Small-subunit ribosomal RNA, central domain from Pseudomuriella schumacherensis, 342 nucleotides, folded computationally. It is recorded under the gene name rrs.
[in-house]
Context: one part of a larger RNA
RNA sequence: UUGGGCGUAAAGCGUCUGUAGGUUGUUUGAGAAGUCUACUGUCAAAUCCCAGAGCUCAACUUUGGACAGGCAGUGGAGUACUCUUAGACUAGAGUACGGUAGGGGUAGAGGGAAUUCCCGGUGGAGCGGUGAAAUGCACAGAGAUCGGGAAGAACACCAGUGGCGAAAGCGCUCUACUAGGCCGUGACUGACACUGAGAGACGAUAGCUAGGGGAGCGAAUGGGAUUAGAUACCCCAGUAGUCCUAGCCGUAAACGAUGGAUACUAAGUGCUGUCGAAAACAGUGCUGUAGCUAACGCGUUAAGUAUCCCGCCUGGGGAGUAUGCUGGCAACAGUGAAACUC
Repeated sequence: UUGGGCGUAAAGCGUCUGUAGGUUGUUUGAGAAGUCUACUGUCAAAUCCCAGAGCUCAACUUUGGACAGGCAGUGGAGUACUCUUAGACUAGAGUACGGUAGGGGUAGAGGGAAUUCCCGGUGGAGCGGUGAAAUGCACAGAGAUCGGGAAGAACACCAGUGGCGAAAGCGCUCUACUAGGCCGUGACUGACACUGAGAGACGAUAGCUAGGGGAGCGAAUGGGAUUAGAUACCCCAGUAGUCCUAGCCGUAAACGAUGGAUACUAAGUGCUGUCGAAAACAGUGCUGUAGCUAACGCGUUAAGUAUCCCGCCUGGGGAGUAUGCUGGCAACAGUGAAACUC
């Protein structure tokens, strides 16, 4: 490379937007580039193939000839397909109008429960914690209880294989701004589409920089236990962090371990939106036929049947290491081998 693959064996980029490229609805005319066809030239000889000839045959040697195919040129075909060009269409796609559901996003304002701390009252000996204890807190008045105040973080019930979002993710209430979806009408545009190498944007947690904030929790750390030891599990404390603002990082079992788009292919049964209801459409679950699968299982939300485009895989270890380059303040991230070994 051919071939074969990517849910779990190696393998789907974390997700999206989009450039080049690849692919691309129905129909009419024209062109004739691809396509098909004829001829010419060329593709040395030998070899191979066919028909002969010569060594007694054969191998071997030798004479003649040809197919197929490539490239170039000339002429032709227009039934089909691709292409180019000129027009037409509306089933793809988009717009408009009328509805509608939603923790979609950003900013601002407000709220109550709980927790901790502070102040005051009552009260007077324990509290706390565990398997059991101890460290710890407490007569300088703890814990308990009542009243007042402050702070920060998170929003019980509703809550649901319920909703929204490209993914990450999103949940107290209200307001402002704002993105998308779905349903209906079939009014408008008339292929404007799909995918997408590079590129760009977003991207949990942890971490980093600067300035705030710091209630609870809590890496590190200290102490108490346990233990042979205990740099742990359990307990008492507790710094960074967790929170906010402005930047950086760019990774996760970023998982449905399942790339995107389109079409087709038995049934049954929940939920959500549109809808008075049903049907239909759009989504989200379960069971399951055919089919597929090594099996497990998947099964109109396919891992079935097909087409188009991208990404990725090629025995285990060495190794996501070394080296170089790029990015980053750094931590690191991206790209990414080989020797050797089994």